[in-house]
This is a predicted structure of a 145-nucleotide part of an RNA (small-subunit ribosomal RNA, 3' minor domain) from Anaerovibrio lipolyticus DSM 3074.

Context: one part of a larger RNA
RNA sequence: CACCGCCCGUCACACCACGGAAGUCAUUCACACCCGAAGCCGGUGGGCUAACCGCAAGGAAGCAGCCGUCUAAGGUGGGGGCGAUGACUGGGGUGAAGUCGUAACAAGGUAGCCGUAUCGGAAGGUGCGGCUGGAUCACCUCCUU
Numbered sequence: 001c002a003c004c005g006c007c008c009g010u011c012a013c014a015c016c017a018c019g020g021a022a023g024u025c026a027u028u029c030a031c032a033c034c035c036g037a038a039g040c041c042g043g044u045g046g047g048c049u050a051a052c053c054g055c056a057a058g059g060a061a062g063c064a065g066c067c068g069u070c071u072a073a074g075g076u077g078g079g080g081g082c083g084a085u086g087a088c089u090g091g092g093g094u095g096a097a098g099u100c101g102u103a104a105c106a107a108g109g110u111a112g113c114c115g116u117a118u119c120g121g122a123a124g125g126u127g128c129g130g131c132u133g134g135a136u137c138a139c140c141u142c143c144u145u
Stems, first nucleotide, its partner, number of pairs: 003108001005105001008101002011098001013095004018090003023085003027081003031077004039070001041068004047063003052059002111132009
């Protein structure tokens, strides 16, 4: 490069990160139940025993064995956290250029904008309320010359 300007949204294409998602996999936490080694403790101890008592029989003390509480590991079940993945799905960002329209910027050709409701391929339209950060014309007030 100055209206042959600027510019908005849908759609199409490509790439990027993110969200949702039936489910799958991994990890972790606590819980409930099942099972339960070794060991401590408790019970029992009809079997066993050198030290103590006893001349002895036996006693005392202890041991094996058995039972129980606690309990590691293991198993089952449902649940919480976290991570990965996931058909499909949602918008977002970027991109030379493409499609449809032309909403905004001039009174942008219906002034614009804000809130809300509603409608529409899309920008957006319409209704109600609000604002001037509206042009033009007229009038009023104030200031300056």

It matches the Rfam family "Bacterial small subunit ribosomal RNA".